[in-house]
Parts: sequence; C1' cells; structure tokens
RNA sequence: AGGGAAAACAGGGAAGAGACUGGCAAUUGUCAGCACCGAAGGGGCAAAUCUGCCACUUGCAAAGGCAGACGAAACUCUCAGGUAAAAAGGACCCCGCUUUCCGU
Repeated sequence: AGGGAAAACAGGGAAGAGACUGGCAAUUGUCAGCACCGAAGGGGCAAAUCUGCCACUUGCAAAGGCAGACGAAACUCUCAGGUAAAAAGGACCCCGCUUUCCGU
C1' cells in the first nucleotide's frame, strides 16, 4: 500500500396509514374530535453473564429456586412523528470522498 470497522458530508433507491368530521382562516394552514401507521427520534424487554441469599450437604462445589445488576432488534409501545398526489421527511441499502480506530 492492500484489508476490516465506525462517523460526518454528497449522490441514488426506499414502505405503511383518513383527499375523515367540525370551527377559524381563505385554501400551503391552524384548533378540536374520532379513526389509523411505524422506517426520524425516544421508551420497554428474552436468553446468556455477574453478585447476593435460600435449600441440599460432614463440608465445599454443581444442578435448582429467589432477588438485583447488566442486557438486542426490523420485536413491542405509539410519547414524538406521520396518514390523496406533489414537496418535505424517512429506518435500511448501494456508492463516492474525508477523518478516526484496528491490524499486517
């Protein structure tokens, strides 16, 4: 140098669900109500692992039980966001470039 990982930026692809009702505005909207979606963001948790206690035992340990810690998602919640087309946004994927780390 090549290689792997992560992040920022740029480009491309990218779903779902009410053109709902009413008031105000005067038509991009706003407020209220009901009905929905999950792929911005955010919350929750399984096993494993660790710690302590219980029980068993001559004793220790193991298996077992209880409590706590830690612990993932595209699962789940629907707070936020979103629900005609267009625009915007959009997890994730591809790609370019830069930086950092690993590593030979």
Glycine riboswitch aptamer from an Anaerolineaceae bacterium, 104 nucleotides, folded computationally.
NCBI's taxonomy places the organism under Bacteria, Bacillati, Chloroflexota, Anaerolineae, Anaerolineaceae.
The sequence was found by an Rfam model in a public genome assembly.
The coordinates come from a structure-prediction model, not an experiment, and the mean pLDDT is 81.